[in-house]
RNA sequence: GCGCGGUUAGCUCAGUGGUAGAGCACAUGCUUCACACGCAUGGGGUCACUGGUUCGAAACCAGUACCGCGUA
Numbered sequence: 001g002c003g004c005g006g007u008u009a010g011c012u013c014a015g016u017g018g019u020a021g022a023g024c025a026c027a028u029g030c031u032u033c034a035c036a037c038g039c040a041u042g043g044g045g046u047c048a049c050u051g052g053u054u055c056g057a058a059a060c061c062a063g064u065a066c067c068g069c070g071u072a
Stems, first nucleotide, its partner, number of pairs: 001071007010024004018055001026042005048064005
């Protein structure tokens, strides 16, 4: 340089055009002498960035950035 894959909550990841989710973590309450475990409730997201397609985009298209794999 070329090819391929990835970027979504604090972390690990799902979500292939129609309300952004799960587990863990975090906060509050219950429980306990206290802690842990358990149960209930809750907070937290410009879906990497820019532009395009579409009535509608995390998703499709183009470009950019970063990370990884392959190749010479």